[in-house]
RNA sequence: CGAAAGUGUGCCUAGGGUUCCGUGCUUCAAGCAGACUGGUCCAAGUGGCACAGGCGCUCAACAAGGGCGCUACACCGGUGGGAAAAAAGCCCGGGCGGG
Numbered sequence: 001c002g003a004a005a006g007u008g009u010g011c012c013u014a015g016g017g018u019u020c021c022g023u024g025c026u027u028c029a030a031g032c033a034g035a036c037u038g039g040u041c042c043a044a045g046u047g048g049c050a051c052a053g054g055c056g057c058u059c060a061a062c063a064a065g066g067g068c069g070c071u072a073c074a075c076c077g078g079u080g081g082g083a084a085a086a087a088a089g090c091c092c093g094g095g096c097g098g099g
Stems, first nucleotide, its partner, number of pairs: 001006001007052006015042002020039002022036001023033003053071007073094001075098003080092003
């Protein structure tokens, strides 16, 4: 904001770090390095796509199921804490503060 519902999951991206892979260095070790492009991995309330769910009206009518519409909007700025790799636009959090 809305009569009501105003949600979830998957795939991906901005972004993130360093378990693993790779790469680089090296005293060549089960070492070191993410101020190493990358792959695995994590990932948006206010990013994308898809599927499902939900709400309303209606058709059908012991129904099953169908149709139409809705599922909105969301500016700026820190800080702190959490995650069995670690960090993050992840979670606390549409929080706190400002407009």

Guanidine-I riboswitch aptamer from a Syntrophomonadaceae bacterium, 99 nucleotides, folded computationally. The coordinates come from a structure-prediction model, not an experiment, and the mean pLDDT is 86. NCBI's taxonomy places the organism under Bacteria, Bacillati, Bacillota, Clostridia, Syntrophomonadaceae.